[in-house]
This record gives sequence, C1' cells and structure tokens, in this order.
RNA sequence: AACGUGCUCCGGGGUCGGUGUAAUUCCGAACCGGCGGUUAUAGUCCGCGACCCGCACUGCUGAUCCGAGAACCUCGGGGAAGCGGUGCGGUUGAAUCGGUGAAAUUCCGAUACCGACAGUUAAAGUCUGGAUGGGAGAAGCACGUG
Repeated sequence: AACGUGCUCCGGGGUCGGUGUAAUUCCGAACCGGCGGUUAUAGUCCGCGACCCGCACUGCUGAUCCGAGAACCUCGGGGAAGCGGUGCGGUUGAAUCGGUGAAAUUCCGAUACCGACAGUUAAAGUCUGGAUGGGAGAAGCACGUG
C1' cells in the first nucleotide's frame, strides 16, 4: 500500500411575466442537474441511491385464545394486528447530428429530450410536506492483520 473492525465528519440544485375568483401547478419565456465507473470532463452510456410494491428472515409491542397453579393474580404456550431492522427481487426518466482527437453518446458547435410520492382555491423537476429523515458514496482517525 491493501484488507478487516469500530468511530467522526461531509453528503441535491432551480422562477419571472401573462391570464384568472383562484395557478411559483395552465400559457410564454427562463432556470437546475446526487454518487461510482469510463482510453478524455456525462441529468440522457454502464451501474448505484432516494419514493413505492412483493418475498424471506428478524427485533419490539401485542387484541385475543389455550394449559397449569391459583383466586382475579402468576407462570408457560400459541397468536390477529401495529411499528421497525436486514437481505433479495420488482418498479423507477431522457440524445442525436457535425467537429477535434490515438481515444469523447462525456470536450467544442447545433438542435432536442427527461425529471418519485403526498398536498394545493387550478394540473408542480423549481412551492409545501414525509425529511433536523434516509442515502449511493467521499474524506479522516483509532485498533488489528500483514
């Protein structure tokens, strides 16, 4: 160096105008882009993460039922349902052309496209909320192996 264990810290951006009783949701024009990888820098390539669903295992609570003792309590067993944890699986959006080059769907030029769920006086990537959460991962410290 590398690996293992524990701990600390970090870990998502973005709006104006018009119409209207009402819209940061419609219309017009803007704006934004998590993490790892890659012959070369990526919202659109490969994979990962957040929301949601299923299955398995598991922790806590536990309606209620059964048995024993006993006398309204104790012990043992089963257990509807609820709240979590771990793992696996599902679901989950979007790009082309030209140029340079050894190499780029990543750079340069042009023109496109995409964006969970719930809420809302009116339909949301940009507002509010779950979320002071979770998280791919990043940096560091300690101990151990070597």
A computed fold for a 146-nucleotide RNA from Arthrobacter yangruifuii, annotated as FMN riboswitch aptamer (RFN element). Its mean pLDDT, the model's own confidence on a scale to 100, is 83. The source organism's lineage runs through Bacteria, Bacillati, Actinomycetes, Micrococcaceae and Arthrobacter. Its Rfam family is "FMN riboswitch aptamer (RFN element)". Its family is annotated with FMN binding in the Gene Ontology. The literature on the family includes a 2009 paper in Nature by Serganov et al., "Coenzyme recognition and gene regulation by a flavin mononucleotide riboswitch". The sequence is in RNAcentral, with records from Rfam.